[in-house]
Formats: sequence, structure tokens, C1' cells
RNA sequence: GGGCCGUUAGCUCAGCCGGUUAGAGCACUCGACUCAUAAUCGAGUAGUCGUGGGUUCAAGCCCCACACGGCCCA
Repeated sequence: GGGCCGUUAGCUCAGCCGGUUAGAGCACUCGACUCAUAAUCGAGUAGUCGUGGGUUCAAGCCCCACACGGCCCA
């Protein structure tokens, strides 16, 4: 220098061909249960979807550039 993949909640990841509320598990907070703790059960908090542009009536999803991480080639 070239190519490919990834970037969504504190962490690990889903999100199928663009569509109506952005989710799961773990963690955290509160409550139930217990003599108490753990486990278990219930409820709750939390996201400018890497950044900036574009397409569209509508973008996490499509297009372009850039940033960061990983792998391969030279």
C1' cells in the first nucleotide's frame, strides 16, 4: 500500500429482505423469600446503534468518506 470482517446498554451479543416500541443474557438498583447470606422469583435503571455526509416518505439495516480493533496479501 491492497483486500476482508467487526464497531448496537457497564460487559457478551441478537436485530432475518429498510417500516411502526431498539432487544436478550449477565451486571447494577429496589422488593419478595430467609434468623442471615447465597440461590430463586418479581419490578426497575441504562443506548446521539463508532463519527460525518448521502439515498429514501421512512435507515441499526442501503451508499460514500473517515476513525478504531482484528485477520490475510504484498
Molecule: transfer RNA
Organism: Candidatus Saccharimonadota bacterium